This is a predicted structure of a 350-nucleotide part of an RNA (small-subunit ribosomal RNA, central domain) from a metagenome. The RNAcentral record of the full RNA draws on SILVA. The prediction has a mean pLDDT of 86.
[in-house]
Context: one part of a larger RNA
């Protein structure tokens, strides 16, 4: 510099926006840098290769030739692929009309159920289990019935449904705000894709500070089980779950499947637009369009399944992988308040 790969064997960064770079739609002219030809000029000798000579061969003697280049200078040649210039709309944006959502963000509100606390009403249980105890209870519990407190999480709708880049997101209601789709085909004119560093979001645990604290609940008490139980069932139960403000930056962050574009057999469903048909009014059929599910053909795959949401055919770019264990570790670097992250070995040894 070069191969082969990354759903499940090693292998897609957790995701995104974008800087260097790399690639880049469609037509005229034009430059001649890349690229193609010509000539000249170089490109020592030796080697390579061909002939002789030598000598049983090799080694070595002579000769000729050919070939060897990101090389120079010139002279041309213009499809490519770069520069320049002019137009293009299909790629991209965008403007108007509409659309359907648990996308975010703040404030506010509601019922429902649990715990608690006040009173009322009643008497001995009651809780829990495979069964039992612990625990709660005559200082009147459970159970009941009015009353108040306070946290939290939203039954049913609800749905291989829905939005969101990805983490996720579910009572309502009000403000504020992001994106997506569909139709018009009006407007910009290649404005485009990818993305090393870089930069920001990032689930839950976990950290710091200052609130909260119903219910659950590591830790830790006790009860049981057991040969023992540091558990797995019971009974308490703190830290945490919530809130604000800031760190942390990681997960089987998964579709274990990088973004982006083209192209490639049907069939059945479901969401959100558009268009149409008859209306048999409820609702439906038919088409497009954009997701989202099942199943197949071709094709691909060790299989296993994948199949227009490709693991199919192709291209652009980027990121990984190269036998297990040692090791995602030691050392050093950077980052973190810690806890740790992150980059990233060797020895040895199968």
């Nucleotide at each position: 510099c070069u191969g082969g790969g990354c759903g499940u064997a090693a292998a897609g960064c957790g995701c995104a926006u974008g800087u260097a770079g790399g690639c880049g739609g469609u037509u005229g002219c034009u430059u001649a840098a890349g690229u193609c030809g010509g000539a000249c000029g170089u490109g020592a000798a030796a080697g390579c290769u061909c002939c002789u000579g030598g000598c049983u061969c090799a080694a070595c003697u002579g000769g000729g030739a050919g070939a060897g280049g990101c090389c120079g200078u010139u002279c041309g040649a213009a499809a490519c692929u770069a520069g320049g210039u002019a137009a293009c709309u299909u790629g991209a944006g965008g403007a108007u009309g509409g659309u359907a959502g648990g996308g975010g963000a703040a404030a506010g509100u509601g019922g429902a159920a649990u715990u608690c606390c006040c009173g009322g009403u009643g008497u001995a249980g009651u809780g829990g289990u495979g069964a039992a105890a612990u625990g709660c209870g005559u200082a009147g519990a459970u159970a009941u019935c009015g009353g108040g407190a306070g946290g939290a999480a939203c039954a049913c709708c609800a749905g291989u449904g829905g939005c969101g880049a990805a983490g996720g997101c579910g009572g309502c209601u009000u403000u504020c705000u992001g994106g997506g789709c569909c139709a018009u085909u009006c407007c910009u004119g290649a404005c485009g894709c990818u993305g090393a560093g870089a930069u920001g979001c990032g689930a839950a645990a976990g950290c710091u500070a200052g609130g909260g604290g119903a219910g659950a609940g590591a830790a830790c008490g006790g009860g049981a089980u057991u040969a023992g139980a540091a558990a797995c069932c019971c009974c308490g139960g703190u830290a945490u779950u919530c809130c604000u403000a800031g760190c942390c930056g990681u997960a089987a962050a998964c579709g274990a499947u990088g973004u982006c574009g083209a192209c490639u057999a049907g069939c059945c469903g479901u969401u959100g637009g558009g268009c149409u048909c008859a209306u048999u009014u409820a609702a439906g059929g038919g088409u497009u369009u954009a997701g989202u599910g099942g199943c197949g053909c071709a094709g691909c795959u060790a299989a296993c399944g994948c199949g227009a949401u490709a693991a199919g055919u192709c291209g652009a770019c980027c990121g990984c992988c190269u036998g297990g264990g040692g090791a995602g570790u030691a050392c050093g670097g950077c980052c973190g308040c810690a806890a740790g992250g992150u980059u990233a070995a060797a020895a040895c040894u199968c």